Context: one part of a larger RNA
C1' cells in the first nucleotide's frame, strides 16, 4: 500500500449491482420443499337440465438416482491433467422385426373379529398396459456345431400414443494406468488375501474382487509404514515477475446425510424428505407397543465478536408427470432485513469586506476563523406531492409493480462525518494537569512554562463514511 464472507467504536442521505453462521456435521416446535398419470384398471361417492361433470381411497406406469444442502471424513487413481481397455446405459434420435392363444390370483370393497394407537389377520368378491403359461423368432443368446433357449399390451376422441426383440447413435456412468497434489525421521522398518501363478466363483466388466491348491514373495531413506493436518480443481488474493497465501459467493469433481452396519427396488442406489437392524437422544401410550430426524427454504434455542423473512409467485427460466388442457416445483424469478463490500450521485451554485457580530490567539497595535456568515440573484440532482406508466410475453398468461421511467408542482428547502496535528508522517497555538491522571505502532511523552496527557481554538487527511483489532501478500 492492496486484499476480505469480516467484527468493535463514532457517524449515518439516496440508488445500482452483488454478498450475508467462517462457530456446535449441536438440537430442533411449526409450516412448505416430489410428485403426476381416468388417454393403463376396476370400486366407491357427490351434483344432474340425465346428454355428463366432479371428487375419493386403491392396483398399475414413470418420476423419487434429478434437483436442493453441507464439508463431518478422505493424503486416495479422491482430484487435475494425459492415456487406456475388458463394460452396463431408462427417457432421446435413426434403421428394422414382430405385436397371435390361454390362464390363475390380488389391492380396493364386504362379513368376522384383534389393537389405546400405529397398524394388522380369517373367509368371500373384481380389473387392467400388474403376474403367469403356451405358440412364434429377422436380428439376438449357448453349444461338443448334432442342435438347444428365449418375447410382447394395448388405450382411445380412428389419428395417433404406446408394447416386444435387435442393431447402430448419443447422453451421461463404472473400471485401469503415468504424471502432479501439506507437515513430521523426537514416526525405520512395514505387510499372510499379504505378492505372484493356476483354477474356480461373483460382477455390468479387467482384477486377491472372493475362495481352494502352489510358490515365496511384495513395499521402504527417491521416506515406505505411522502420527498430525486437510474435501481437490478452475479459480481467488499479493506481487514487476518469480513465488506466497488461500480454495466464501458462482462453475466443475467427490464425499455425507442423527451415529455405525445391511441389503431390496431400480436402466441408475447400497438412496437426504425409501426399508431393514442396531445405538444415542426426542416424543405419544390405555405400559402391550409405537414414531422421528432441517448439512432443504424460512425460524427456534445454543454456542459466537459476528451473519438476514416462519415473504410474494411459479409471469419468466429450468424440471416431473401427462397426448394435451394441466398438476407440482422454498430449483428459480423476485421482494424483505443488513453502509457487508464495490460503483454513482447529493448535501446546493454565483456575486458578496463595513473583512459584521461571536469564538481563540496577542507583543493589545492587531491577527485568525473568513467570501466563510448574513444579504442579494439563481438552481431543483437526490428526497417529497401529483399525473401519466413499461419492456420482460412469439397467441393468451406479470409475483415483481402502479416498480423502473416520463411529465408537472413547492422549496435551499430534509441530509456530515471520522481520525490524526512530537518524528517516522501531512498538520500549532492556548488553558488545565503536574512520573498524577493519562498516552503509545516504535522511539517514546507526563516529576509547574507538555505542538506528545485532557479541553479549546486552529490545522491536516478521507468522506457516507472515517479509525480500530484480526488474518493474507
Nucleotide at each position: 500500500g492492496a486484499a476480505c464472507g469480516a467484527a468493535c467504536g463514532c457517524u449515518g442521505g439516496c440508488g445500482g449491482c452483488a454478498g450475508g453462521c467462517c462457530u456446535a456435521a449441536c438440537a430442533c416446535a411449526u409450516g412448505c420443499a416430489a410428485g403426476u398419470c381416468g388417454a393403463g384398471c376396476g370400486c366407491c361417492c357427490u351434483c344432474u337440465u340425465c346428454g355428463g361433470a366432479g371428487g375419493g381411497a386403491g392396483c398399475g406406469g414413470c418420476a423419487g438416482a434429478c434437483g436442493g444442502g453441507u464439508g463431518a471424513g478422505u493424503a486416495a487413481c479422491g482430484c487435475g491433467u494425459g492415456g487406456g481397455a475388458a463394460u452396463g446405459u431408462g427417457c432421446c434420435c435413426u434403421u428394422c422385426u414382430c405385436u397371435a392363444c390361454g390362464g390363475a390370483a390380488u389391492a380396493g370393497u364386504c362379513c368376522u373379529g384383534g389393537g389405546a394407537a400405529a397398524c394388522g389377520a380369517c373367509a368371500g368378491c373384481u380389473a387392467a398396459u400388474a403376474c403367469c403359461g403356451c405358440a412364434u423368432a429377422c436380428g439376438c443368446c449357448c453349444u461338443a456345431c448334432g442342435g438347444g433357449g428365449g418375447a410382447a399390451a394395448g388405450a382411445u376422441u380412428u389419428a395417433u400414443c404406446g408394447c416386444c426383440g435387435a442393431a447402430a447413435g448419443a447422453u451421461g456412468g463404472a473400471c485401469c494406468c503415468g504424471c502432479g497434489u501439506c507437515u513430521g525421521a523426537u514416526u525405520a522398518g512395514c505387510u499372510a488375501g499379504u505378492u505372484g501363478g493356476u483354477g474356480a466363483g461373483g460382477u455390468a466388466a479387467a482384477g486377491g474382487c472372493u475362495c481352494a491348491c502352489c510358490a515365496a514373495g511384495g513395499c521402504g531413506a527417491c521416506g515406505a509404514u505411522c502420527a498430525g493436518u486437510a474435501g481437490c480443481u478452475g479459480g481467488u488474493u499479493u506481487g514487476a515477475g518469480a513465488g506466497g497465501a488461500u480454495g466464501a459467493u458462482c462453475a466443475g469433481c467427490c464425499a455425507c446425510a442423527c451415529u455405525g452396519g445391511a441389503a431390496c427396488u431400480g436402466a441408475g442406489a447400497c438412496a437426504c424428505g425409501g426399508u431393514c437392524c442396531a445405538g444415542a437422544c426426542u416424543c405419544c401410550u390405555a405400559c402391550g407397543g409405537g414414531a422421528g430426524g432441517c448439512a432443504g427454504c424460512a425460524g427456534u434455542g445454543g454456542g459466537g465478536a459476528a451473519u438476514a423473512u416462519u415473504g410474494c409467485g411459479c409471469a419468466a427460466u429450468g424440471g416431473a408427470g401427462g397426448a394435451a388442457a394441466c398438476u407440482c416445483u422454498g430449483a428459480c424469478g423476485c421482494a424483505g432485513c443488513c453502509a457487508u463490500g464495490c460503483c454513482g450521485c447529493g448535501u446546493g451554485a454565483g456575486u458578496g469586506a463595513a473583512g459584521a457580530a461571536g469564538g481563540c490567539c496577542u507583543u493589545a497595535g492587531g491577527g485568525u476563523u473568513g467570501u466563510a456568515a448574513a444579504a442579494c440573484u439563481c438552481u431543483u440532482u437526490c428526497a417529497c406531492c401529483a399525473g401519466g406508466g413499461a419492456a420482460g410475453a412469439u397467441g393468451a398468461u406479470g409475483a415483481c409493480g402502479g416498480u423502473a421511467c416520463c411529465u408537472g408542482g413547492a422549496g435551499a428547502a430534509g441530509a456530515a462525518g471520522c481520525a490524526c496535528c512530537g518524528g517516522c508522517u501531512a498538520a500549532c497555538u492556548c488553558c488545565g494537569u503536574g512520573c498524577c491522571a493519562g498516552c503509545a505502532g516504535c522511539c517514546g511523552c507526563g516529576g509547574u512554562a507538555a505542538u506528545a496527557c485532557g479541553g479549546a481554538g486552529g490545522g491536516u487527511g478521507c468522506u457516507a463514511g472515517c479509525g480500530u483489532u484480526g488474518u493474507u501478500c
Molecule: small-subunit ribosomal RNA, 5' domain
Organism: uncultured prokaryote